Description: The prediction has a mean pLDDT of 78. Bacterial RNase P class A from a soil metagenome, 390 nucleotides, folded computationally. RNAcentral holds the sequence, with entries from MGnify. Rfam family: Bacterial RNase P class A. About the family: Ribonuclease P (RNase P) is a ubiquitous endoribonuclease, found in archaea, bacteria and eukarya as well as chloroplasts and mitochondria.
């Protein structure tokens, strides 16, 4: 000096005003369940509170075991309440490393589909090319000749053989030497590469390492149906429990002019009202109220056990619960970033370090049942480990 990983913080302090839950004084007003108003104490968003992309707590429905249909996983072994998550480690692929990336079962169970291009995209396939035989009143050139033709390459056509060579494509039926053949070609050989099959050996285990054998060389595509293994009941806090007025409804008392009941602000009188009437109680449960609601897979710090992710003991601490939905706003000082101007110091310089003044910046974004991931925004600031070049 390039650069690769990882963790942390998410500006501090005071002041002046304001907001919300809870606890409590105070003072008002009740029909005494509370309400209002004001003082005073606690506590008051995040690392993502966001997306709402998996999983679970929790709740209510549903449910014997099984199974089909349906979705979801998908290397291995561990963690985990569980997961599409996390740890380590295979194996494959990028980097010189540190490290990253992998939508990583299965393509000889069977079906499908492979765009343009190209002859052929899959029980292979003949466009040029090469060979081979056959045909021709042959395009042209050579030797020959008895001048009538005759032979050899050439050309054109038909049929056949070949996948070595071109030439397409993302991909074309292993690769390099030889045998061989008319020309070729795992036909055949040797050696490399792949793929099976077997031993051997190592590792829980994905798989590595070594030998043998088989010419066996089999295109890709499963986020195409498929198959294999495994896993999953639905619905969501507007989930759902508890209480519960008026009306209606049932039952029972009492009582319809010989007067239940209620009004007239306690009680008598006394007045008014009054029969489809009042009282009681009753399930259901509406309109409302409450709980669900915040102490929990919880945070901190220490220890052990593990390589780690996690887990075990141990000691502290309590940190928002609104319901139209509070956590702000303004000043003043410090701290951090960048820009200018001075000034001092180091250097030959280009710079660079230090103080000082003054302008500017400070992002993403905000709970509404709770929680473990993921994903995706985020001005900056630190810290740790590691790697390659000098």
């Nucleotide at each position: 000096g390039a650069g690769u990983c990882g963790g942390u913080c998410a500006g501090g302090c005071g002041g002046u005003c304001g907001c919300g839950u809870c606890a409590u004084c105070c003072g008002g007003c009740g029909u005494c369940a509370g309400c209002c108003g004001g003082g005073u104490g606690c506590c008051g968003a995040g690392g993502a509170a966001c997306g709402u992309c998996c999983g679970g707590g929790c709740u209510c429905c549903g449910u014997a075991g099984g199974g089909c249909a349906g979705g979801g996983u998908g290397g291995u072994g561990g963690c985990u309440a569980a997961c599409a998550g996390c740890c380590a480690c295979c194996c494959g692929g990028g980097g010189u490393g540190a490290u990253c990336c992998g939508c990583g079962g299965g393509a000889c169970a069977g079906u499908g589909c492979c765009a343009c291009a190209g002859a052929a995209a899959a029980c292979a396939a003949a466009c040029c090319g090469c060979c081979g035989c056959c045909c021709g009143u042959a395009u042209g050139c050579c030797g020959g000749u008895u001048c009538g033709c005759c032979g050899g390459c050439u050309c054109g056509g038909g049929c056949g053989g070949u996948a070595a060579g071109g030439g397409u494509g993302a991909a074309a039926c292993g690769g390099u030497g030889g045998u061989g053949u008319a020309a070729g070609a795992g036909a055949c050989c040797a050696c490399c590469a792949g793929c099976g099959g077997c031993c051997u050996g190592g590792g829980u285990g994905a798989c590595c390492a070594g030998g043998u054998c088989g010419g066996c060389u089999c295109g890709g595509u499963a986020a195409a149906c498929c198959c294999c293994a495994c896993c999953c009941g639905g619905a969501g806090c507007a989930a759902g429990c508890u209480c519960g007025a008026a009306c209606a409804g049932c039952a029972g008392g009492c009582g319809c002019u010989c007067g239940a009941g209620g009004g007239c602000g306690g009680c008598c009188c006394g007045c008014c009202c009054g029969a489809u009437g009042u009282c009681u109680g009753c399930g259901g449960g509406u309109a409302g109220a409450g709980c669900g609601c915040u102490a929990g897979a919880g945070c901190c710090g220490g220890u052990c056990a593990g390589c780690a992710a996690u887990g075990g003991c141990c000691g502290g601490c309590c940190g928002a619960g609104a319901u139209g939905g509070a956590u702000g706003a303004c000043c003043g000082c410090c701290a951090c970033c960048g820009g200018a101007a001075g000034g001092c110091c180091g250097g030959c310089a280009a710079c660079g370090g230090c103080c000082c003044u003054u302008c500017g910046g400070g992002a993403c974004a905000g709970g509404a049942c709770c929680c473990g991931g993921c994903g995706u925004a985020u001005c900056g600031a630190c810290c740790g480990a590691c790697u390659c070049g000098u």